[in-house]
Predicted 3D model of a 1661-nucleotide part of an RNA (large-subunit ribosomal RNA, half A) from a Bacteroidia bacterium. The sequence was found in a public genome assembly. Model confidence (mean pLDDT): 80 of 100.

Context: one part of a larger RNA
RNA sequence: CAAGGGCGCAUGGAGGAUGCCUUGGCUCUCAGAGGCGAUGAAGGACGUGAUUACCUGCGAUAAGCUGCGAGUAGGUGGAAAUAACCAUUAAUCCGCAGAUUUCCGAAUGGGGCAACCCGAUUGUCUGAAGGACAAUCUUCGAAAGAAGCCAACCCGGAGAACUGAAACAUCUAAGUACCCGGAGGAAAAGAAAACAACAGUGAUUCCCCAAGUAGUGGCGAGCGAACGGGGAGAAGCCUAAACCGAUAAUGUUUCGGCAUUGUCGGGGUCGUAGGACUGCGACGUGUGUGUAUAUCAAAAGUGGAAUUUUUCUGGAAAGUUAAACCAUAGAGGGUGAUAGUCCCUUACACGUAAUGAUAUGCAUGCUAGCAGUAUCCUGAGUACCGCGGGGUCGGAGACGCCCUGUGGGAAUCUACCAGCACCAUCUGGUAAGGCUAAAUACUCCUGAGAGACCGAUAGUGAACAAGUACUGUGAAGGAAAGGUGAAAAGAACCGUGAACAACGGAGUGAAAUAGAACCUGAAACCGUGCGCUUACAAGCGGUCGGAGUUCCCUAUAUGGGAAUGACGGCGUGCCUUUUGCAUAAUGAACCUACGAGUUACUCCUCACUGGCAAGGUUAAGUGAUUAAGUCACGCAGCCGAAGCGAAAGCAAGUCUGAAUAGGGCGAUCAGUCAGUGGGGGUAGACGCGAAACCUUGUGAUCUACCCUUGGCCAGGUUGAAGUUUCGGUAACACGGAACGGAGGACCGAACUGGUAAACGUUGAAAAGUUUUCGGAUGAGCUGAGGGUAGGGGUGAAAGGCUAAUCAAACUGGGAAAUAGCUCGUACUCCCCGAAAUGUUUUUAGGAACAGCCUCGAGGUUGAGUAUCAUAGAGGUAGAGCUACCGAUUGGGCUAGGGGGCUUCACCGCCUACCAAACCCUGACGAACUCCGAAUGCUAUGAUAUAUACUCGGGAGUGAGCCUGCGGGUGCUAAGGUCCGUGGGCGAGAGGGAAAGAACCCAGACCAUCCGCUAAGAGCCCCAAAAUCUAUGUUAAGUUGUUAAAACGUGGUCCGACUGCUGUGACAGCCAGGAUGUUUGCUUGGAAGCAGCCAUUCAUUUAAAGAGUGCGUAACAGCUCACUGGUCGAGCGGUUGGGCGUGGAUAAUAACCGGGCAUUAAACAUAGUGCCGAAGCGAUGGACUCGAAAGAGUGGUAGGGGAGCAUUCUAACAGCGCUGAAGGUGAAGCGUGAGCUUUGCUGGAGCGGUUAGAAAAGCAAAUGUAGGUAUAAGUAACGAUAAGGCAGGUGAGAGACCUGCCCGCCGAUAGUCUAAGGUUUCCUGAUCAACGUUAAUCGGAUCAGGGUUAGUCGGGACCUAAGUCGAAGCCGAACGGCGUAGACGAUGGCCAAUUGGUUAAUAUUCCAAUACUAGCAUACAGUGCUAUGGGGUGACAGAGUAGUGAAAGAUCCGCGUACUGACGGAAGUACGUUAAAGACCGUAGAUAUAGGAUGCGUAGGUAAAUCCGCGUGACCUGUCGAAAGUCGAUAGUACCUUGAGUCUUCGGACAAGGGGAUAGUGAUCCUAAUCAGACUCUCAAGAAAAACCUCUAUGCUUCAGCUGUGUGCUACCCGUACCGUAAACCGACACAGGUAGACAAGUAGAGUAUACUAAGGCGCUA
Repeated sequence: CAAGGGCGCAUGGAGGAUGCCUUGGCUCUCAGAGGCGAUGAAGGACGUGAUUACCUGCGAUAAGCUGCGAGUAGGUGGAAAUAACCAUUAAUCCGCAGAUUUCCGAAUGGGGCAACCCGAUUGUCUGAAGGACAAUCUUCGAAAGAAGCCAACCCGGAGAACUGAAACAUCUAAGUACCCGGAGGAAAAGAAAACAACAGUGAUUCCCCAAGUAGUGGCGAGCGAACGGGGAGAAGCCUAAACCGAUAAUGUUUCGGCAUUGUCGGGGUCGUAGGACUGCGACGUGUGUGUAUAUCAAAAGUGGAAUUUUUCUGGAAAGUUAAACCAUAGAGGGUGAUAGUCCCUUACACGUAAUGAUAUGCAUGCUAGCAGUAUCCUGAGUACCGCGGGGUCGGAGACGCCCUGUGGGAAUCUACCAGCACCAUCUGGUAAGGCUAAAUACUCCUGAGAGACCGAUAGUGAACAAGUACUGUGAAGGAAAGGUGAAAAGAACCGUGAACAACGGAGUGAAAUAGAACCUGAAACCGUGCGCUUACAAGCGGUCGGAGUUCCCUAUAUGGGAAUGACGGCGUGCCUUUUGCAUAAUGAACCUACGAGUUACUCCUCACUGGCAAGGUUAAGUGAUUAAGUCACGCAGCCGAAGCGAAAGCAAGUCUGAAUAGGGCGAUCAGUCAGUGGGGGUAGACGCGAAACCUUGUGAUCUACCCUUGGCCAGGUUGAAGUUUCGGUAACACGGAACGGAGGACCGAACUGGUAAACGUUGAAAAGUUUUCGGAUGAGCUGAGGGUAGGGGUGAAAGGCUAAUCAAACUGGGAAAUAGCUCGUACUCCCCGAAAUGUUUUUAGGAACAGCCUCGAGGUUGAGUAUCAUAGAGGUAGAGCUACCGAUUGGGCUAGGGGGCUUCACCGCCUACCAAACCCUGACGAACUCCGAAUGCUAUGAUAUAUACUCGGGAGUGAGCCUGCGGGUGCUAAGGUCCGUGGGCGAGAGGGAAAGAACCCAGACCAUCCGCUAAGAGCCCCAAAAUCUAUGUUAAGUUGUUAAAACGUGGUCCGACUGCUGUGACAGCCAGGAUGUUUGCUUGGAAGCAGCCAUUCAUUUAAAGAGUGCGUAACAGCUCACUGGUCGAGCGGUUGGGCGUGGAUAAUAACCGGGCAUUAAACAUAGUGCCGAAGCGAUGGACUCGAAAGAGUGGUAGGGGAGCAUUCUAACAGCGCUGAAGGUGAAGCGUGAGCUUUGCUGGAGCGGUUAGAAAAGCAAAUGUAGGUAUAAGUAACGAUAAGGCAGGUGAGAGACCUGCCCGCCGAUAGUCUAAGGUUUCCUGAUCAACGUUAAUCGGAUCAGGGUUAGUCGGGACCUAAGUCGAAGCCGAACGGCGUAGACGAUGGCCAAUUGGUUAAUAUUCCAAUACUAGCAUACAGUGCUAUGGGGUGACAGAGUAGUGAAAGAUCCGCGUACUGACGGAAGUACGUUAAAGACCGUAGAUAUAGGAUGCGUAGGUAAAUCCGCGUGACCUGUCGAAAGUCGAUAGUACCUUGAGUCUUCGGACAAGGGGAUAGUGAUCCUAAUCAGACUCUCAAGAAAAACCUCUAUGCUUCAGCUGUGUGCUACCCGUACCGUAAACCGACACAGGUAGACAAGUAGAGUAUACUAAGGCGCUA
């Protein structure tokens, strides 16, 4: 020196938090209403305005029409603007009543893909056809009427699972959810065959109690009444039958009637039995409906007091100041800040239509008594019983009662049922028919109001064009998004700029940093300026100390303060989970907002506070009253005052017991009701989180399979059967050739599939591309329309597919399923403070009880702890074992056995064989002990200290870990595991050990630039303190690796013992080291030295081995032992110890760095000082306990206490435009949460105190929403078919336009068309956004325009699969089938061609020429008529031959133009063309053919002249391309002329006029056609209508039919454009997918392939 970085300050951007606000929500209260609909609803579609996309209103009378009322000056909605209008002749607006009210929808004439299509009858318009308009036309029901919709409540039918039971099956959840049927403003229930209990009540329903009781219950989890009491509200009735009568039918009759059955009327309705019947008596009471009058209520609405007085501030007064007024009105809202007196309102008063209520009158319906008791009546497949279920508190139980599926099956008032099995007595009642208000439940909706409810991530999902945008095939899912200002006064004008972008001025306004992206405007994040700092420096970025630099202040001083921070010390984030985390274990990119222990209950329990107290207390409800609150009544009930017992029962006792005994439980001590708090229970219960289960629906546009109807498969190859023929055979057989054309045949395109590899892998694509590969006439591929649906389908089967989802789809619901599991769980300070243990557990990561913690209370002869003393019990450590048991070494002795010897045998003998017992000796034991401590334990006493215990509330813990010691296990392995006993960590900081949870020292209340120590492998430097003192050791940098060994070590030091040594040691040097002999053997050789043997001999010697090594083939040679000499003093050995050394091999240099040398900063010993901690002390302070003295104050889980902050409420008293809240800085105060003051911003509300109530505190939940970074100016910009130049336009051109050149596709990247899309089409304008870049361009934006049909496609015609479905069948319900019939194309039927024209349409318009159907009319003829009969329509696959237009090719001509210097010849390019229709009837096909006809006919549901069948005779037809003729003068292409218009002056367009030319050739080849052809094959290959014909019936010469001519009529929908694609399906302008038709040239078999044409493109960097 600073590009860049850091800190600070200032100032901006971005963003939209916070504050304030509220039009919108949420939760309730009181009233009302509780339905709407065939008189067409709910809900929609489409319209409707001068201009109108949306909302609102309305409906072709369309932001409206009429009447009545009310009201009064302005109106034409939200919603501006312009235009045009309305209104004092009363508009707009408001109320009531009417009119109109398209189409769909129950939808209702038929159909249908909702908002569309097609009819019939009658009428009207027009002469008919055709068309238009109006009304009617559904089903069920006898009719009335019903149908469909609608939030909850109600009744009924059917009915889960998750879950709980810590599993699960009875049980629970739960008769819940869901589905279905039905009703009402409520529903249901309801006037005792009921309860009760010897007393009584008197229908039902609901509330409070009874009561969590009686019960029930794998007697588990749980479930859970009733009687009775207190209240609310109260209301009772009608039938069937007996009996009487009327009437109809039937039967019978002696014709008088009688009987039966049905219908109608009277009568009658009960349990103290009642009624009929017989007799007597009465005309009342109550109530319902209708109508009239009166009164009241009731819509819009009307009146409605009192300041626009004053001062100040201000843009503005309602604030402030000073005065005044009203008040049955000081609720509320608005007005330029906070208004009783400004406005709307408010209290109060008034007002009436529709309508309602009450009262009265009238009319009308229903409704009663007394006595007698002979007879009659009083609800039958019922009661009841058996079996099987269900209901109830009652789960089959001793199980009554009620309901009923099934089988039996009564009585008749002298009867029957019930009272919890059953029986008796007694009591209560009268079933088997029905109706019934109120009290009760709910709120889609209307009005009035309320809130200690929310205030834009809240409150509804929705404050806003929200059930919208958007997603999904569908069921369904489902957002975001509020604020200018008092008033638009919404910025005239100027400048920069291509600009109507943006910005700068100017102006408005109180304010523009209120400028429309608009109040306030935080943070993340991104800039700019200034101050300090940073380039030898390694890390949680701070903290402590601190130089320098810059700045500020004043009382100018040794001053105070701010910013920065050279250099140094110390220092591994937060949370969670853990024995233990910097951990390389979890979570978080950052910021802001939101985000988790709540609420309910007569539940239980404890504490505190309060009331009353042997008592305490009300519940539902009722009354009074209020703005809201409340107050009084209400003792039904509950708790307590007495307990014990299984109970009877007894009772201060009682039970047990024979007991008066003993024992158990009690008796002595006050409760109860509220409020608040802690905890529990039941509820989702602290929050988020499953996989799953069940239930109702939605899906087969993907895909699987199936059904119906269509379509497709270039070209080439092979050559089966069969046939013919030749040969051949007695005949067959068999063979040859030709024809033939089979095949899950071959090759190979389209098509279909997906073998291999690569690429791709945040893709071009949520499965592709390239190359390669399989099938490609078949079990083939494909289109359209349909069917099968979730424990179901479908599956040539892979658990595959069932809409990018499948070992059980998707959507909504049960539902906040459950989660002993994981994660998260939010302010402060103070006190105490754990556990990781025991027992049990389908238990082990959970839980219960105990233990340990905390808070409160209690009382005690201090019960606890420590030390000491004394007295005890005990069997461990140790020790011991002729003290037992067990095991055991060696020896001795010796039973027994083995072996050997001996013997005829017996008896014997021997034995370093095995060995009991015994002896000696040695030695072992958790489950041995003749013994036996220490410690611990118990007791007593003393001393010290302050605990300990009991009861009650609340927990947490029940994963532990390390280390010392004592053990088990293991390997006397483990950072192993299991116990015991201490310590520590856990939950513990500080110092030391370099660093380290646990080791050593030591327990942190705070402050201090104070002192003393602990540990210390501390005291040379890093780095505080000794280069301290003394003596040794080590030479290895050992130490310094506390992880190194066995084993080595003549490294060195010290000690002990021992040997040699001046008679000369030890070492060195000089010399000798010989002979028998090459010992013998062996051997190829062996001589000291391969090997074997041995008397390892002997001799000479000072000494010398039958040889210690080296060496040779063997010798030789060199050495050693041994000896002499020289030298001249110590030299060896053994053993013990200290320090060292080898052993010592792992992957980056590493157990501090420099350094350290017989004077250590290493090691050892001894010593003296010092340093050293948050220890101890000192000084000051805070808090806790305590009367004080004094003591204490680490802390996780956890307990307890005291506070701070936020929002709202009440009371009191305040602040605020002279500036509230909020934001952003600064200063001060408090232990802290926090608080106060003040500057700036801001522009209208907000604090304080005391109480109260909570949606009451965030850093973490892979949290939710929004915003913003990072990666990064990075990857990428979507087929490598390719662009270049010039000109134009323009602010700007690689991409736009024009031209030229180049390139690509060309069975396609061209043309037509179906589906789908739905305006994308054309023209003009525009470039913000969209287009992966730019854009003047566009499929973008804005505006305007554009789709024309009797014949094309669809409907007015037909039917297939399938769907719907009068009848009918089945089913808890919803519903499932289904005949007739209807709908339903992918099929059948069916009439138009050429040319021209537009910017955009054309078989649609125009011109010309045709055809179809119908109507009218004229003429001629005539048996015509159907929904019935018949025919026809009418069908497979493969193969083959013929005909043959067009296109194309070739050849020959012709026309025009050009080239050819002229002329000619020649060449090149272009053209040389022509429909439907009419006529014609050929080629060909057909012979079991076609036609006409006679006779018969039993079939064709009736008939038939038709068809069929039988038979006879006759005719040659029938179908049918192409060509040809007309159409035809295409007045067209083309040529020429050209008014005029536009023009960028180059030209372009163009009405009109004129001209009217060229083969009506040939050959090759072939599609359609002929054609439903023909041949072959087996798998045997739609239906109906149209059409023809026949009659039935009807009609009669009308109608009708046939033919010809003329004239007329001919409806609705589609028609633009894309359509292998940038417009469809794939989230995209996406390398993917998408049915059908046409399809040129050269080469070629070819639609392969290559290159080209027409035509289209160069793929948006």